Context: one part of a larger RNA
RNA sequence: CCCUCGUUAAGGAACUAGGCAAAAUGGCCCCGUAACUUCGGAAGAAGGGGUACUCCUAAGUAGGUGUAGUGUACAACGAAGCCGAAUGGAGUCACAGUAAAGAGGCCUGGGUGACUGUUUACUAAAAACACAUGACUCUGCUAAGCCCUUAAGGCGACGUAUAGGGUCUGACACCUGCCCGGUGCUGGAAGGUUAAGAGGUGGGGUUAGUCUUGCGAAAGUUAGACGAAGCUCUAAAUCGAAGCCCCAGUAAACGGCGGCCGUAACUAUAACGGUCCUAAGGUAGCGAAAUUCCUUGUCGGGUAAAUUCCGACCUGCACGAAUGGUGUAACAAUUUGGGCGCUGUCUCAACGAGGGACUCG
Numbered sequence: 001c002c003c004u005c006g007u008u009a010a011g012g013a014a015c016u017a018g019g020c021a022a023a024a025u026g027g028c029c030c031c032g033u034a035a036c037u038u039c040g041g042a043a044g045a046a047g048g049g050g051u052a053c054u055c056c057u058a059a060g061u062a063g064g065u066g067u068a069g070u071g072u073a074c075a076a077c078g079a080a081g082c083c084g085a086a087u088g089g090a091g092u093c094a095c096a097g098u099a100a101a102g103a104g105g106c107c108u109g110g111g112u113g114a115c116u117g118u119u120u121a122c123u124a125a126a127a128a129c130a131c132a133u134g135a136c137u138c139u140g141c142u143a144a145g146c147c148c149u150u151a152a153g154g155c156g157a158c159g160u161a162u163a164g165g166g167u168c169u170g171a172c173a174c175c176u177g178c179c180c181g182g183u184g185c186u187g188g189a190a191g192g193u194u195a196a197g198a199g200g201u202g203g204g205g206u207u208a209g210u211c212u213u214g215c216g217a218a219a220g221u222u223a224g225a226c227g228a229a230g231c232u233c234u235a236a237a238u239c240g241a242a243g244c245c246c247c248a249g250u251a252a253a254c255g256g257c258g259g260c261c262g263u264a265a266c267u268a269u270a271a272c273g274g275u276c277c278u279a280a281g282g283u284a285g286c287g288a289a290a291u292u293c294c295u296u297g298u299c300g301g302g303u304a305a306a307u308u309c310c311g312a313c314c315u316g317c318a319c320g321a322a323u324g325g326u327g328u329a330a331c332a333a334u335u336u337g338g339g340c341g342c343u344g345u346c347u348c349a350a351c352g353a354g355g356g357a358c359u360c361g
Stems, first nucleotide, its partner, number of pairs: 001356008010347002014345001019342001027051005036041001038171001052092005063083003069077002093097001105340007112332002117129002134168006145155003172327004177257003182254002184250005191245003197239002202234005209226004214221002258276005285319001286316001297313005
């Protein structure tokens, strides 16, 4: 010096990002116990007092157990036997009586999530997930959906819309506004577009044959033109479903929810007016918020002093209503403030114990 412990004058969080760590509280009995509340809780709230031993008393009582027995007979009661308090009084000892050990610190304001639960086996336990609740949507049974698949088959379910699947929300209370233009979904079928297929106007190739031409006496042969049928290549009009275009509905579907200018008899502000744009222009509630950049906004509270915290204001850079809004008792190894108690966290360090490191052997 390091590790693990013990004690400490005076002070008592001045430490620190933060009371981290430590200290403190602690059992049982009695008294007593607020706001708030979903009337269950909150609550062991908080805050006090007692606690050993001896004798007497109560009292071998209350009570427990339980034989015989009673009994409405697996209940219950209960002579005997066994065990055996509380309380009150007097006294004794110690610094100290749950004498050692073990055994809640408490109060209070706000945020978040209702709650018990679940989770990153090995850095995250949470405000994340789940949850009861609410809603939308699909599904009429060989159900939808899922597995597998050529199929058969299986789960759903030996269930049947008070059922099953999917999605969102997340107890409870009060509520959940406007927009269907875009995207999606559902419905519609008049018109437009439209595949395979049907159809087969026309064109091309090939060619029997015919005609013309050169050579030849002829047979024949050279070159060219036309060209039926068949075969073949191509191909127009026309017909032709769903889908898309189109027409409606639908937001607890995905989502969205404006700008500029003027105006009141001080000033300021604008209930009011004008204008442009939009599918519609953010309603209730909340608001410098887990959301506020400017920002340590401004005012008030708390402190001697506070970028944190609480209450307001509203100028919401960029809250807002089941991507839920606002509240909320209870709950939480949650997060953020304040206080009491307590302490070596600190002022500021000291001493002691054990084990190391180190030195020597």
Molecule: large-subunit ribosomal RNA, domain IV
Organism: Candidatus Zixiibacteriota bacterium